[in-house]
Context: one part of a larger RNA
Order: sequence, then structure tokens, then C1' cells
RNA sequence: UGCAUACGAAGGAUGCCUUGGCAGUUAGAGGCGAUGAAGGACGUGGCAGUCUGCGAAAAGCUUCGGGGAGUCGACAACAGGCUUUGAUCCGGAGAUGUCCGAAUGGGGAAACCCACCUCAUUGGAGGUAUUUACAUCUGAAUACAUAGGGUGUAAAAGCGAACCUGGAGAACUGAAACAUCUAAGUAACCAGAGGAAAAUAAAUCAACCGAUAUUCCCUAAGUAGUGGCGAGCGAACGGGGAACAGCCCAAAAGUUAUCAUUUAGUCAGCAGAAUCAUCUGGAAAGAUGAGCCAUAGUAGGUGAUAGCCCUGUAGGCGUCAGCUGAGUGAUAAUGAAAGUGAGUAGAACGGGACACGUGAAAUCCUGUUUGAACAUGGGGGGACCAUCCUCCAAGGCUAAAUACUACUAACUGACCGAUAGUGAACGAGUACCGUGAGGGAAAGGUGAAAAGAACCCUUGUUAAGGGAGUGAAAUAGAACCUGAAUUCGUAUGUAU
Repeated sequence: UGCAUACGAAGGAUGCCUUGGCAGUUAGAGGCGAUGAAGGACGUGGCAGUCUGCGAAAAGCUUCGGGGAGUCGACAACAGGCUUUGAUCCGGAGAUGUCCGAAUGGGGAAACCCACCUCAUUGGAGGUAUUUACAUCUGAAUACAUAGGGUGUAAAAGCGAACCUGGAGAACUGAAACAUCUAAGUAACCAGAGGAAAAUAAAUCAACCGAUAUUCCCUAAGUAGUGGCGAGCGAACGGGGAACAGCCCAAAAGUUAUCAUUUAGUCAGCAGAAUCAUCUGGAAAGAUGAGCCAUAGUAGGUGAUAGCCCUGUAGGCGUCAGCUGAGUGAUAAUGAAAGUGAGUAGAACGGGACACGUGAAAUCCUGUUUGAACAUGGGGGGACCAUCCUCCAAGGCUAAAUACUACUAACUGACCGAUAGUGAACGAGUACCGUGAGGGAAAGGUGAAAAGAACCCUUGUUAAGGGAGUGAAAUAGAACCUGAAUUCGUAUGUAU
């Protein structure tokens, strides 16, 4: 040094587990904000720190309900309290709510600096931004006026995951290059609204028969078309479903708010059936024997696997106040624009939208220039004309079927099980990195119960170990379940 055996040390795979995730279903809710939001800073406990809660009235105050024995959050101990005169806890309503933040008295390098007015006065309270609308008092150059200024009342602003409408709008890419084309009216951006939004009651289709607003789904159909006829793009009529609702500008149909009342739900809860013995074991829910309940054998826990031990479950019951929906009644407000649609329809030129790239290109929107008719009229039926059919533009309102899920509740999974599943099962958007925009981890498991090792000993004395003790187990000892590979060591044997 190799090999073999035994025993250890380092290591943390695997197995088992799950507090966390992922994807959904069914309901709810679909907003919050000058009565100061979202998000923060700083404080706040008898005692250091972080999280949670709360705000100088600061892990809390008041009140109305629930509930019924312990309790003072995670977080133990100590100290000191509270509580059947009902605490802690749960729900409704209210009070307080520092400073920043739309931030709004002025300023500002957010959580800071500096003011004025009124009322109180020993510390304090309230007000003072801007814009718009209305009302009102004033008021220049400049006579009337107007601009401007002041005051009062009301509203707005800012935030928020997706869905929606409008504005404006790429490129990579594909075409095996690339320019029309595509990607795509997509992404990013801006404005605005709602619980949905938008659209909506035919100047629509159809085809000589007829249908009858809009929206969404299936089909028609990858069809007809369109297209450097390339790549690609891609309907409609008709049919079947979901849901259905019509109205107004004459007069409203209605809508909204408040109050009263009826009813349903929601936000705490209440009670809720039925099992014992023996054996093994540290422990019974296991095995054996004998029973019981079931409108309850979903689920979780309990020292191993429990219908009958606990929490529950099925099926029932319940509420002061608050909130939501629906019905009825009363009051008030709104509807309110327009007056049957003229610089419109149409035309020419230039663009855009239509599945349709200018094409034979109808239809719709429009920048420029023009420009009718008036129901004895006008539009459409894919160039255009006639006949025929059908409808009535240039004013307005309208629920449902449809889209989405930041959020709440219950439930589900041939979804994951700690290198997986969210980046995050753990004080994670943390530590850390970056001037910044931004990037972004690792890290779960003692035991049934801390019973977490009193006491003694060694010692280089907060380390480590040996006894003792606890425990079923300590090779479960906190570097703690299991403890693989791999690496190292000790002992013995053997080979050289």
C1' cells in the first nucleotide's frame, strides 16, 4: 500500500410525512378614496429583539349580541394582574386613529422645515391647495360693460389583478433571401367606464317563398372567395341551440334616492345517535369475543389502523344591531337631448374598414373640393340599367344569454411532496448583488409527551466526552426520523 471482515467518523440520497403550493367546481363579491385610500415611516407591552395587532385613548376603549371557564398574540420563564358581579374569545355598530402618501396652508432631498386666521387659552381644536359648475359680492385700462378678484355650496382628483370600449400603434418572425404581404390592429403606450362593457329594435337579410333587434355557442367550412393567386388570410346566406323586450323625442316608458313595512339571505352561534371486555404492546384505534347507532360509515385528531373517545358530520334550530336582494306604499329628484333628423345622402380625388391587397368592387368611415330629393320622395338587393322585392339614414334609451377573478366561503383532484410544487411550506420578494432600472437565493422533520439530561467526574473549563437519570428507543441528545453512494479512520487477518 492492496484485499477481506468488524466497528466507527464525515456525508445527506432514499423511504415515510406535510403546515405550503398548483389546477379547478359551485356560490358570493366585483371596488377603495378629501368622513383622507392603496402603500408606508415612526411609535406602542413590566422586561432586549423580530413578526402580528394597534395608534399618544396605541397587543387596545365604548356599546349591542353570542359564549361559558379560564385568560394576559407568536413567546417559554419571571413579576404582576383580570375572571361566574361572566373575563379571554367570536360577530355587528361606534370612538380614538401620530407623520408621510392624491396630500390639499407654503416649501421639500416622502415620513421633515416654515407660516397665517378664528375660537379657546397651562399643553389645544378648527380653517387656509387646484379645477369645474352654480349662486353671490365686487371690479380695471374705459362711460355702460367686460376681463380680473373675493365669498359660499357641490363635485372631481389618487389607487386597484383580469375582463371592456375608444385613441394612437411597432418590430423580431414567416414568406426557407426580400420590398407588396405576414406577424397584427398583436405587444408596449394613452384616455375612459362598469360589474360586466360594447352592441341593440332594420334606409337588415332573403329571393318572388319568406324571415324579423342585439349578443354568445355549434354548424355551414377551411367551403365561397381573397392572395408577389406565394407565404398565407378567410367569410356570409341557411340550419340547430342559449337568452329573449321593447320603447321615446306630442305624453313618456321608466330610473334613482330616502323613509315605512313584509320576506329571503349574509355577517357570531346552539343542540346533535351509538362499545365494552380479554390478549400483545411503552401506548390500542390492532387481534379475539360479545353488542349498538345510522336522514350521521365526509373529514381531522387522539401514544399503531376508531361509525359508536374528541372535534365534527346528516338532518334540524337561532339572532339585538348592521349589510344585501326582492315585493308593496309614501315623498322627492331625474328622465330633459331632440322635435322626425342638410353642408346630410351622393359625386370627384386621397386614405382606411369590410375575409375582399383597386380589382369589374358593391357596402361602411372619412381628409380636400363639391353637393340633392322631401313619401307623387329616398336607400338597398356586390360594377351599371330596367322591372320586381324590401326597408326608411343623417336623433336617443334598453335587461338577459357573453368575458374576467386581485378578493371571500365551501368542496374537488388517475396534481406536487422539500433539487418537486409558487421565486417563497422556514420573520421571502427576505438575505445578498447592482449608482439605478433591476436581479434574487439557500434554508422543513427529537419525542406520544420536554419527561430537553438533576447530581458526579475528566479537561486546555460557555467546547468535547464518561457515568448517573428520563424514555419503548438516546447509534431518538437538540449538528436530533430513516441514514444510501462516496470519502476517511481504528482493530484483526492476509499479500508484497
Molecule: large-subunit ribosomal RNA, domain I
Organism: Methylacidiphilales bacterium